[in-house]
A computed fold for a 348-nucleotide part of an RNA from a metagenome, annotated as large-subunit ribosomal RNA, domain IV.
Context: one part of a larger RNA
RNA sequence: ACCUCUCUAAGGAACUCGGCACAUUUGCCUCGUAACUUCGGGAGAAGAGGUGCUUGAAACCGUGGCAGCAAUGUUACGGCGUAAAGCCACAGUAAAUUGCGUUUAGCGACUGUUUAACAAAAACACAGCACUCUGCCAAGUCGUUAAGACGACGUAUAGGGUGUGACAAGUGACCAAUGCGGAAAGAUUAACAGAUCUUGUUAGCCGUAAGGCGAAGCUCGGUCUUUAAGUCCCCGUGAAUGUCGGCCGUAACUAUAACGGUCCUAAGGUAGCGAAAUUCCUUGUCGGGUAAGUUCCGACCUGCACGAAUCUUGUAACGACUGAACGACUGUCUCGGAGAGGAUCUCG
Repeated sequence: ACCUCUCUAAGGAACUCGGCACAUUUGCCUCGUAACUUCGGGAGAAGAGGUGCUUGAAACCGUGGCAGCAAUGUUACGGCGUAAAGCCACAGUAAAUUGCGUUUAGCGACUGUUUAACAAAAACACAGCACUCUGCCAAGUCGUUAAGACGACGUAUAGGGUGUGACAAGUGACCAAUGCGGAAAGAUUAACAGAUCUUGUUAGCCGUAAGGCGAAGCUCGGUCUUUAAGUCCCCGUGAAUGUCGGCCGUAACUAUAACGGUCCUAAGGUAGCGAAAUUCCUUGUCGGGUAAGUUCCGACCUGCACGAAUCUUGUAACGACUGAACGACUGUCUCGGAGAGGAUCUCG
């Protein structure tokens, strides 16, 4: 020097990314207990006091005696043992077992689940909400386009899918694009089939020959007719995928613009929130907390690039979640020191 512990003057987070780790607290009894709240909670809130041993009234309970008709009164013994008094110690849950607390903000309502062996969370799930499919041989799923099975020995208050995620208040505009649904008037549109024309081939005929003509069938290409779904077209649909603007001017200081003009769009972001788990510039500006605060809390709004079920804003309770602050506490530190046991090394 290492491992596991014990103690430590004065200070008490100055340590550090961060109070990580340690320490404090701790049982039981009594008193006492705020904001807020979904009235259940919050709450063991917080905070204060007591705690050993000896004696032990009072009260209460039981049994017996006496008085009384009885209710009851009184007395003796036993039980329970409080108050009170006394005794000892530095110290009485004397060792061991055995909550640190408070304030504030974010996220997620909650209990729960998860990366067996680097992540337990704000991720997943959840009850609730909404949309959509399905009328039963249901939809959906597994299976060889099967048999069969699940769904379900269920039947729309049921079953499947998707999204959101308790609760409270709300959930705006746009159907132009994409998707889905509907309607069937028109346009377009495949193979097959039919009609017709055409190319090649050749049984046959003609010719001395070269060659020419050439039916049927098969075949090449074109045109026309009959045409399905689909697409175009039309309508609807956002808790469907999604989207939700510029420029210029204007009020009797200045500034700003309730107001006006103009262009474009399917429509131009409503309520609410806002330097936010979202803010680049940025340590924005102001206020609070500190002696001093890039973090934190409250505001402002100039939202690079919030915004309404990829939900918006709140929210009691809850959280081995995350940020900030305070108290208590401490070897985390100033800054080290002392000690115990172990392990190791040397000698024996």